RNA sequence: UCGCGUGCUCUGGGGUCGGUGUAAUUCCGAGCCGGCGGUGAAAGUCCGCGACCCGGUCACAGCCAGUGACCGGUUGACCAGGUGGAACUCCUGGACCGACGGUGAGAGUCCGGAUGGGAAGCGCACGCAG
Numbered sequence: 001u002c003g004c005g006u007g008c009u010c011u012g013g014g015g016u017c018g019g020u021g022u023a024a025u026u027c028c029g030a031g032c033c034g035g036c037g038g039u040g041a042a043a044g045u046c047c048g049c050g051a052c053c054c055g056g057u058c059a060c061a062g063c064c065a066g067u068g069a070c071c072g073g074u075u076g077a078c079c080a081g082g083u084g085g086a087a088c089u090c091c092u093g094g095a096c097c098g099a100c101g102g103u104g105a106g107a108g109u110c111c112g113g114a115u116g117g118g119a120a121g122c123g124c125a126c127g128c129a130g
Base pairs, nucleotide, nucleotide: 003128004127005126006125007124008123010121016030017029018028019027031109032108033098034097035049036048037047038046044096045095053073054072055071056070057069058068059067060066078094079093080092081091082090100112101111102110
C1' cells in the first nucleotide's frame, strides 16, 4: 500500500396549525420532512443499493405462534430559465413522490412491527499476505 479474514462502533426525518364535520394530526387549506453509494459540480424525483412488503426452499422450535439462512419478485416522483468547460445535482421559478397494518372518515407527518434492522454503507481494531 492493495487485498483477504475476524470482531466492534455508528447508522432517517417531519416534536404541526386552521376549516368542515357526530367523528378526520387521515378530507380541504397552509406548513414541515427526505436513508446509502455513484454520477467532468453538490440529487427525495438521473443510475444503482438497502430496509419494509410478497412468494418459495431449508433449519430451529414444536400446542399455537414464531425465529434464522438462502433464492426470487415487487418497490414512487421533474421540468423550464440562468451561470459554467461540465450541473434533470448549484441559483431562480414552478411542479411532483412517499411501503405495510391499525385508527367512530380515507395517513409521507398519529399509533404499531421498531429499544427492531446479519441492512445499504461510514469508520475503527486485530491478524494474515505482498

FMN riboswitch aptamer (RFN element) from Nocardioides acrostichi, 130 nucleotides, folded computationally. The model forms 100% of the base pairs in the Rfam consensus. The sequence was found by an Rfam model in a public genome assembly. Lineage of the source: Bacteria > Bacillati > Propionibacteriales > Nocardioidaceae > Nocardioides. It matches the Rfam family "FMN riboswitch aptamer (RFN element)". Rfam describes the family as follows. The RFN element is a highly conserved domain that is found frequently in the 5'-untranslated regions of prokaryotic mRNAs that encode for flavin mononucleotide (FMN) biosynthesis and transport proteins. Model confidence (mean pLDDT): 78 of 100.